[in-house]
Molecule: Bacterial RNase P class A
Organism: Acidobacteriota bacterium
RNA sequence: CGGAGUGGCUGCGGCAAACGCUCUUCGUUCGGCGAAGGGAGGAAAGUCCGGACUCCACAGGGCAGUGUGCCUCCUAACAGGAGGGAGGGGUGACCCUACGGAAAGUGCAACAGAGAGCAGACCGCCGAUGGCCUUUUCAGGCACAGGCAAGGGUGAAACGGUGGAGUAAGAGCCCACCAGAUCCGGUGGUAACAUCGGAUGCUUGGUAAACCCCACACGGAGCAAGGCCAAAUAGGAAUGCGCCACCGGCUGGCCCGGCCGCUGCAUUCGGGUAGGCCGCUUGAGCUGCGACGUGAGCCACAGCCCAGAUGAAUGUUUGCCCGUUCCCGAAAGGGAAUGAACAGAAUCCGGCUUACACGCCACUUCGGUUU
Numbered sequence: 001c002g003g004a005g006u007g008g009c010u011g012c013g014g015c016a017a018a019c020g021c022u023c024u025u026c027g028u029u030c031g032g033c034g035a036a037g038g039g040a041g042g043a044a045a046g047u048c049c050g051g052a053c054u055c056c057a058c059a060g061g062g063c064a065g066u067g068u069g070c071c072u073c074c075u076a077a078c079a080g081g082a083g084g085g086a087g088g089g090g091u092g093a094c095c096c097u098a099c100g101g102a103a104a105g106u107g108c109a110a111c112a113g114a115g116a117g118c119a120g121a122c123c124g125c126c127g128a129u130g131g132c133c134u135u136u137u138c139a140g141g142c143a144c145a146g147g148c149a150a151g152g153g154u155g156a157a158a159c160g161g162u163g164g165a166g167u168a169a170g171a172g173c174c175c176a177c178c179a180g181a182u183c184c185g186g187u188g189g190u191a192a193c194a195u196c197g198g199a200u201g202c203u204u205g206g207u208a209a210a211c212c213c214c215a216c217a218c219g220g221a222g223c224a225a226g227g228c229c230a231a232a233u234a235g236g237a238a239u240g241c242g243c244c245a246c247c248g249g250c251u252g253g254c255c256c257g258g259c260c261g262c263u264g265c266a267u268u269c270g271g272g273u274a275g276g277c278c279g280c281u282u283g284a285g286c287u288g289c290g291a292c293g294u295g296a297g298c299c300a301c302a303g304c305c306c307a308g309a310u311g312a313a314u315g316u317u318u319g320c321c322c323g324u325u326c327c328c329g330a331a332a333g334g335g336a337a338u339g340a341a342c343a344g345a346a347u348c349c350g351g352c353u354u355a356c357a358c359g360c361c362a363c364u365u366c367g368g369u370u371u
Base pairs, nucleotide, nucleotide: 001367002366003365004364005363006362007361008360009359013321014320015319016318017317018316019315021039022038023037024036025035026034027033041342045353046352048351049350050349051348052347053222054221055220056219065218066217067216068215069214070084071083072082073081074080085099086097087096088095089094100213101212105211106210107207108206122152123151124148125147126146129145130144131142132141133140134139160178161177162176163175164174179203180202181200182199183198184197185196186195187194188193226278227277228276229275236269237268238267239266240265241264247261248260249259250258251257285304286303287302288301290299292297322339323338324337325336326335327334328333
């Protein structure tokens, strides 16, 4: 100097003025008037996990369903984080992994191939034994029964590898070495696991974010939770008044009459709606410093209060300075442009994921060059 890796910072610059919006407190001549103070983010986002909080449900057990899945730790909790193990990638710094079980069972796998899972005779080898033929007869031949997974071929994958012994030909059938598996034991480690020794010829394909099996965890709904106050109109209930007339019922064979209901009027009560209030922002809080821990974190002390809207506030303009880019100039300096992305709280908090302009910092690694 170049390439790369890891971790982090910043977030439409600063100051001042003017005009606005919203919340709190105080004042008030009560008029939404005045003064002082507060007013978006690192992701406020996606709403994907986990919790606080609220209401409902709940004797106990089981099924179904959902989620998680190497170990230890952190945490209120988690599918989050820290440290480690194993496997994989990279020359390296470093990165990636849902990483229990495929020997409980079921399923799936294009094309090729004879055969794709208790394998399979297409080419091939043999034909010891039985069969047939010959007559070289203690033999030769055929390849009918049959045996063979060694060689070829197909495939991503064909049921350990190399060599030997053995055989009719072959085969872990047997032996030596190598690789792996299972079991037993020793050592180190909290553990995952590592490593050493021994035994068994045990040699078992892939796929479980396919069904499934095993272990563990899990009640439901969500601030439109939930609680309080409560108008108009309509309807409901109770009480009182009225019943002249209409309608219905009772009395009655029918009419009149009487009584009751109902319609009507008044008062009261209760539920719900509009609307308002609470929940609402002091909290697993923030900052600083110190102790412990490799770390995630945790403990102690001190200081601080930092949005709370709801037809939903948090904005706009001007001036100066500053930064960046371009132009003029030998320089000093001058002029012009520009102030950026992703995005905007809605009960709160811890995470994850995704988006992001101009820039900046620290450490590490590889390569080149110079001294």